[in-house]
Context: one part of a larger RNA
RNA sequence: GGCACACAGGGAAUGCCUUGGCUCUGAGAGGCGAAGAAGGACGUGAUAAGCUGCGAUAAGGUACGGGGAUAAGCAAAUAUUAAUUGAUCCGUACAUUUCCGAAUGGGGGAACCCAAUACAUUGAAGAUGUAUUACCCGAAAGGGGGCAAACGCGCUGAACUGAAACAUCUAAGUAGGCGUAGGAAGAGAAAACAAUAGUGAUUUCCGGAGUAGCGGCGAGCGAAAUGGAAAUAGCCCAAACCGUAAUUGUUUCGGCAAUUACGGGGUUGUAGGACUACGAUAUGGAAUUAUAAAUUAUAGUGGAACAACUUGGAACGGUUGGCUAUAGAGGGUGAAAGCCCCGUACACGAAAUAUUUUAUAUACCUAGUAGUAUCCUGAGUAGGGCGGGACAUGUGAAAUCCUGUCUGAAUCUACCAGAACCAUCUGGUAAGGCUAAAUACUCCUCAGAGACCGAUAGCGAACGAGUACCGUGAGGGAAAGGUGAAAAGAACCCUGAACAAGGGAGUGAAAAAGAUCCUGAAACUGUGUGUCU
Numbered sequence: 001g002g003c004a005c006a007c008a009g010g011g012a013a014u015g016c017c018u019u020g021g022c023u024c025u026g027a028g029a030g031g032c033g034a035a036g037a038a039g040g041a042c043g044u045g046a047u048a049a050g051c052u053g054c055g056a057u058a059a060g061g062u063a064c065g066g067g068g069a070u071a072a073g074c075a076a077a078u079a080u081u082a083a084u085u086g087a088u089c090c091g092u093a094c095a096u097u098u099c100c101g102a103a104u105g106g107g108g109g110a111a112c113c114c115a116a117u118a119c120a121u122u123g124a125a126g127a128u129g130u131a132u133u134a135c136c137c138g139a140a141a142g143g144g145g146g147c148a149a150a151c152g153c154g155c156u157g158a159a160c161u162g163a164a165a166c167a168u169c170u171a172a173g174u175a176g177g178c179g180u181a182g183g184a185a186g187a188g189a190a191a192a193c194a195a196u197a198g199u200g201a202u203u204u205c206c207g208g209a210g211u212a213g214c215g216g217c218g219a220g221c222g223a224a225a226u227g228g229a230a231a232u233a234g235c236c237c238a239a240a241c242c243g244u245a246a247u248u249g250u251u252u253c254g255g256c257a258a259u260u261a262c263g264g265g266g267u268u269g270u271a272g273g274a275c276u277a278c279g280a281u282a283u284g285g286a287a288u289u290a291u292a293a294a295u296u297a298u299a300g301u302g303g304a305a306c307a308a309c310u311u312g313g314a315a316c317g318g319u320u321g322g323c324u325a326u327a328g329a330g331g332g333u334g335a336a337a338g339c340c341c342c343g344u345a346c347a348c349g350a351a352a353u354a355u356u357u358u359a360u361a362u363a364c365c366u367a368g369u370a371g372u373a374u375c376c377u378g379a380g381u382a383g384g385g386c387g388g389g390a391c392a393u394g395u396g397a398a399a400u401c402c403u404g405u406c407u408g409a410a411u412c413u414a415c416c417a418g419a420a421c422c423a424u425c426u427g428g429u430a431a432g433g434c435u436a437a438a439u440a441c442u443c444c445u446c447a448g449a450g451a452c453c454g455a456u457a458g459c460g461a462a463c464g465a466g467u468a469c470c471g472u473g474a475g476g477g478a479a480a481g482g483u484g485a486a487a488a489g490a491a492c493c494c495u496g497a498a499c500a501a502g503g504g505a506g507u508g509a510a511a512a513a514g515a516u517c518c519u520g521a522a523a524c525u526g527u528g529u530g531u532c533u
Stems, first nucleotide, its partner, number of pairs: 001532009015518001016482002020453002022450007029442002031147002039100003042055003046078002050074002061094006070082003105114003115133007135144003151182001152180005162169001166216001192199002203230004213221002234434003237378001241264010269412001271377004275371004284365002289361006296354003300348003306321005322339002324328001330342003383407008393419001414429005469476002489517001492504004
């Protein structure tokens, strides 16, 4: 030195565990903000560095309700206190709420600096305190501004990529940027589909269907109707006509006409309405507000039933004999508990605030028949030319929709559409507006679930984590869980320079559980023994 065995060190895999995550379900909520938000800075405790809470009334104040014995957070310790005259704690409402921040008196290198006006402390100067003082919209009242996870609508809008290159095309109207709203948004009551039969606003899903089509007919893109479901809900203006008021014009001063504002009227395609004639006072409504009742939420209350022996450190194990169950979900307790504890089934509960529902009242809205001479029924609109865009559809035979530009109708004997266009036929009535539900999403709250993870996993984060640390900055971004049932966390002695470390002693079931603490693999490092050279 090699090999083998034994015993150690070292190391932190493995096993077990779970305070934390992940995904989803059912309810709720879907906003907060000049009454100063979100987010911060600085303070605040008897002692106080961090986290948490709070704001100079500062781990808190007041009222009401719950609750019933300890309490002064995590978090020990000492001190000092509080509490059955009801503390701590939980809920509701209220008060306080420094400074920065939209930040808003002016400024500024955020958490700082400097003012004006009025009043007060004073009689003055000065100082201090309180209040007010930004900008935009609006006559005023009042509103706006900023923040926030996704979902919505609009404006704008790539490239990589694919086409096995690449230019039309694709990726994709995606990502990104901007604006803006709601709890949903958008759409929406046919100038719609369809096809000789019919349907009857919109939205979403299934299906039609990878079909019809589009396409350097390449790569690829890709409908609609019928059908089946979910949910259902319909309405209001403009105009004609009538009237009131004002102004203007005209006047024979009787009026007439025009414009504007307001009120009545009226709202449709089987055309309807005005107008003329006749008739009626009913019916219904998702919507506004108030009151009452109920309901739910935000604290809570009651809530069944076990003992002995035995092994053990400990009984929840074993044995024997019982009990309860509208409760044998789950968790905890010194091992595995229906009957020890918290709970669970079930039953009950609110001074205060809010939700929903119902009832009553209230606000608001809501109807006919006949006649058809006249009037009305949305104009720089529909349509057209040129250039673009949206439609599954790339200009195509290209309908339909939008419009930058140039033009430009008809008025119910009318007009539009049915995929060039024409005729017939059929369907509809544009150029004004509103509209729940079915649909999308989850920063957040409550309850619950998992053939989801179990500390190199699961969120980046089970732990003082968006921390430490890195970067000028935008930004990047960790590692790190486990003594024991209970600290009983090792009094005292010894070695030692020792407040290091160790040896005894003691605790404990165990200290080879001793705080670098459950288990404790391998690499690696030693010691001893045997053997080989």
Molecule: large-subunit ribosomal RNA, domain I
Organism: marine metagenome